[in-house]
């Protein structure tokens, strides 16, 4: 220096061959308890890793950068 792969919620990861982002612990508030835990309702929380182009419309398609992983040199 090249190829590939990977970046979405605090953290673990889906889902949509372009048409309203989601669950699981966590986190907070109520009910349940003398109280905590458990279980059960209900909430909060994302400029989808930056920019930019195509599109009526982009996490998704393209281009550039940046990080992490891997595999030639």
């Nucleotide at each position: 220096g090249g190829g590939c792969u990977u970046g979405u919620a605090g953290c673990u990861c889906a889902a949509c061959u372009g048409g309203u982002a989601g669950a699981g612990c966590g986190c907070c508030g109520c009910a349940u308890u003398c109280g905590c835990a458990u279980u059960g309702c209900g909430g909060a929380g994302g400029u989808a890793a930056g920019g930019g182009g195509u599109u009526c419309g982009a996490c998704c398609c393209c281009c550039c950068u940046c990080a992490a992983g891997u595999c030639c040199a």
A computed fold for a 73-nucleotide RNA from Parcubacteria group bacterium M6-OD1-4, annotated as transfer RNA. Its Rfam family is "tRNA". About the family: Transfer RNA (tRNA) molecules are approximately 80 nucleotides in length. It is annotated as a transfer RNA. The prediction has a mean pLDDT of 81. The sequence was found in a public genome assembly.